[in-house]
Notes
A computed fold for a 500-nucleotide part of an RNA from a Candidatus Altimarinota bacterium, annotated as small-subunit ribosomal RNA, 5' domain. It matches the Rfam family "Bacterial small subunit ribosomal RNA". NCBI's taxonomy places the organism under Bacteria, Bacteria candidate phyla, Candidatus Altimarinota.
Context: one part of a larger RNA
RNA sequence: GGAUGAACGCUAGCGGUGCGCCUAACACAUGCAAGUCGAGCGCCUCCAUUUUGUUUUCGAAUUUCGAAGAUAGAAUGGAGGAGCGGCGAACGGGUGAGUAACACGUUGGAAUCUACCCCAGACUCAGGGAUAACAUCGAGAAAUCGGUGCUAAUACCGGAUAGUCUCGUAAGAGUAAAGCUUUUGCGGUCUGGGAGGAGCCUGCGUCCUAUCAGCUUGUUGGUAGUGUAAGAGACUACCAAGGCUAUGACGGGUAACUGGUCUGAGAGGAUGACCAGUCACAAUGGAACUGAGACACGGUCCAUACUCCUACGGGAGGCAGCAGUGAGGAAUCUUCCGCAAUGGACGAAAGUCUGACGGAGCGACACCGCGUGGUGGAUGAAGGCCUUUUGGUUGUAAACACCUUUUCUGAGGGAAUAAAUGAUGAAGGUACCUCAGGAAUAAGCACCGGCUAAUUACGUGCCAGCAGCCGCGGUAAUACGUAAGGUGCAAGCGUUAUCC
Numbered sequence: 001g002g003a004u005g006a007a008c009g010c011u012a013g014c015g016g017u018g019c020g021c022c023u024a025a026c027a028c029a030u031g032c033a034a035g036u037c038g039a040g041c042g043c044c045u046c047c048a049u050u051u052u053g054u055u056u057u058c059g060a061a062u063u064u065c066g067a068a069g070a071u072a073g074a075a076u077g078g079a080g081g082a083g084c085g086g087c088g089a090a091c092g093g094g095u096g097a098g099u100a101a102c103a104c105g106u107u108g109g110a111a112u113c114u115a116c117c118c119c120a121g122a123c124u125c126a127g128g129g130a131u132a133a134c135a136u137c138g139a140g141a142a143a144u145c146g147g148u149g150c151u152a153a154u155a156c157c158g159g160a161u162a163g164u165c166u167c168g169u170a171a172g173a174g175u176a177a178a179g180c181u182u183u184u185g186c187g188g189u190c191u192g193g194g195a196g197g198a199g200c201c202u203g204c205g206u207c208c209u210a211u212c213a214g215c216u217u218g219u220u221g222g223u224a225g226u227g228u229a230a231g232a233g234a235c236u237a238c239c240a241a242g243g244c245u246a247u248g249a250c251g252g253g254u255a256a257c258u259g260g261u262c263u264g265a266g267a268g269g270a271u272g273a274c275c276a277g278u279c280a281c282a283a284u285g286g287a288a289c290u291g292a293g294a295c296a297c298g299g300u301c302c303a304u305a306c307u308c309c310u311a312c313g314g315g316a317g318g319c320a321g322c323a324g325u326g327a328g329g330a331a332u333c334u335u336c337c338g339c340a341a342u343g344g345a346c347g348a349a350a351g352u353c354u355g356a357c358g359g360a361g362c363g364a365c366a367c368c369g370c371g372u373g374g375u376g377g378a379u380g381a382a383g384g385c386c387u388u389u390u391g392g393u394u395g396u397a398a399a400c401a402c403c404u405u406u407u408c409u410g411a412g413g414g415a416a417u418a419a420a421u422g423a424u425g426a427a428g429g430u431a432c433c434u435c436a437g438g439a440a441u442a443a444g445c446a447c448c449g450g451c452u453a454a455u456u457a458c459g460u461g462c463c464a465g466c467a468g469c470c471g472c473g474g475u476a477a478u479a480c481g482u483a484a485g486g487u488g489c490a491a492g493c494g495u496u497a498u499c500c
Base pairs, nucleotide, nucleotide: 001500002499003498004497006496007495008494009493010492013370014369015368016367017366018365019363020362021328026326027325028324030323031322032321035087036086037085040084041083043081044080045079046078047077048076049075050074051073052072053071054070055069056068057067058066059065060064094281095280096279104205105204106203108201109200112198113197114196117194118193119192120191121190122189123188124187125159127157128156134149135148136147137146138145139144165174166173167172179186180185207253208252209251214244215243216242219241220240221239222238223237224236225235226234256278257277258276259275260271261270262269263268283304284303285302286301287300306317307316308315309314334360336359337358338357342356343354344353345352346351373403374402375401376400383394384393385392386391408437409436410435411434412433413432417427444489445488446487447486448485449470450469451468455484456483457482458481459480465472466471
């Protein structure tokens, strides 16, 4: 000198774009953050329309007909509710505790899987038994649970078929499906291929420490098996005795990695906030279930610690999601608006959901831009300060005159962002435009001994104090404090911390 996710002190007019718990992966009140589908299914409640039966009143009146009302049932349509079923919930969002490792970066590879999507081929036959909801009975404070009875399906099950697939040398054996809707729609099953995704292996690279020198028994290899989607001591049995290491094994410490970022002429050094890719984690530790995919942040089970409810028998919970609270700390924001856009889930669609996202709010935290007026104006006014008492300086500075209106205030108008037609805008009456008003609303901070641009006076008297280094201060202090003047930067200026 440059830089910062900064903090502190003094000060502060505006706008744009970014950024904002670096500390306790500390504990969390409250609300919201993952639902959706009735074009898979059966129910319950309500409303409307149509219709059938019974009945009351009135009218015409012999049967009978018409009008109004009550009640029971059926059909159609709509709204709401929980349930079965499907898809999603493994994405998106957060954090960096752990990890020195195939975790990451890059290179190559073979023994694999893949829901939804795309392409191609084939098939989609005939049946069965349950169960939730519901009804009823019961247990419990609750969470919730049990018995009995009824019912549906794209839920479940066996049968048929089988080019393909699996097993088998072969013969042969075994394995599938689901309907909904009424339009030429959406599905289901099997097989092959694709795309994207995922798992696995591998060469090279990846911090400090030798005051860590030896480490290892599933250890190293083989055979046979188990296991997995898949290779493998991944695991098991048997056999052999190997394997790694001063080119640093093993141990200890520290740390998520990268694209990048900062600095530097570069080489290098430092760093890994925001954004993007990968990994890991979800109170702590462990485990599996479901599923194409998890050993699953807002799923399950067990244990532990903590918090809460309790009728003391037993239960509930997990903000490292968005806001927000307490605590810690030098220090880091609103319990905001909207699904209008982009993206995602579900749905045939309409649409619903979406604290992703789009926006607004707060903060000079950073960067960028603008302003705080312009021109003229000497009797060089007054005041201040200095002075050799004459003047010098503040200083064209002010006053004063003329001008302008960026900003500001008021009034009027008013977007784009919305796409393949229509409709649809949170931001927002915002940006922007026009008119009016009036210099009006807007300057500070640090420094002035040398390094280092900028000096005098007074006060103080080794005191009070200053200080980055050298050093100032003990009665004439350009170094302390104040004033005047000056220098530098400027809505900032200084200080502190850290890196180059």